[in-house]
Context: one part of a larger RNA
RNA sequence: UUGGGCGUAAAGGGUGUGUAGGCGGUAGUGUUAGUCUUGUGUUAAAUCUCUUGGCUCAACCGAGAGUCUGCACGGGAAACGGCACAACUAAGAGGAUGGAAGGGGUCUCUGGAACUCAUGGUGUAGCGGUGAAAUGCGUUGAUAUCAUGGGGAACACCGAAAGCGAAGGCAAGAGACUGGUCCACUCCUGACGCUGAAACACGAAAGCGUGGGUCGCGAAUGGGAUUAGAUACCCCAGUAGUCCACGCCCUAAACGAUGAUCUCUAGAUUUGGGGAGUAUCGACCCUCUCCGAGUCGUAGCAAACGCGUUAAGAGAUCCGCCUGGGUAGUACGGCCGCAAGGUUGAAACUC
Repeated sequence: UUGGGCGUAAAGGGUGUGUAGGCGGUAGUGUUAGUCUUGUGUUAAAUCUCUUGGCUCAACCGAGAGUCUGCACGGGAAACGGCACAACUAAGAGGAUGGAAGGGGUCUCUGGAACUCAUGGUGUAGCGGUGAAAUGCGUUGAUAUCAUGGGGAACACCGAAAGCGAAGGCAAGAGACUGGUCCACUCCUGACGCUGAAACACGAAAGCGUGGGUCGCGAAUGGGAUUAGAUACCCCAGUAGUCCACGCCCUAAACGAUGAUCUCUAGAUUUGGGGAGUAUCGACCCUCUCCGAGUCGUAGCAAACGCGUUAAGAGAUCCGCCUGGGUAGUACGGCCGCAAGGUUGAAACUC
């Protein structure tokens, strides 16, 4: 390479936007380097295949025909594909109109509970902590309790197997700005689409830089215990950090361990959003329908577990990735980074 694969065996890129490329709806006309067909030439001989002949057979040797893989030139075909032109819309995609839900995002302001600190009042000997203790705090009056004031962080109940977002993720309340989605009905554009190497953007936590902030928690560190020891688990303290602004880092079991898009293939049930019908004074109930989120399950699939209209079923297009274990996500080199490190990514040797 061919072939086979990627939920758990090796293997889906963390996620999106998107360039090139690949692929692409319905009907028509023209054209044709793809495609199909035909002719001629060439593709040395030997080799190969078939028929046949010669060595007693065979190997071997000879004759005839053919194949092989194309290449060049000429004639023809126009279904498919390409190109050009001009169309279509019930349909893919987008837009308009009218509605709907939502912790989607950014910024500003506000609130209550808890915690902590300060001050003052009441009050007196303990408090705290544990398996048990001790370190620790406390007569300079703690713990407890009341009042007032300050501070920072997080938002109980609602709350859900629920909702939104491309993913990471998003939850007190209000306002401003803003992205996406769904439904209904016709109308408009007329294939404008799908995927996507590069590229660009986003990307939890930790970490880094500068400046702020620091209630609680809390790597490191100190102390007390435990223990043979205890660089731990438990306890008392506690720095960085956690928070904010701006700038970096770019990794995760970034998981559904399941790439994106389109089509098809039994149902049952729960739930979120919308619509229609029926019913009704109205709202429920009930029936149908579109878009999500779950559970069970048919066919089918699967090594099994299980998946099963949200597929891991049946197909199509495009991208990424895998090819025994270790060495190793290491070394070297490149690129990126302030650094930490990231990304790309071997081999010797060994089993």
Model confidence (mean pLDDT): 85 of 100. This is a predicted structure of a 351-nucleotide part of an RNA (small-subunit ribosomal RNA, central domain) from Candidatus Taylorbacteria bacterium RIFCSPLOWO2_02_FULL_45_10b. Its Rfam family is "Bacterial small subunit ribosomal RNA". The organism belongs to Candidatus Tayloriibacteriota, within Bacteria. The full RNA is in RNAcentral, with records from SILVA.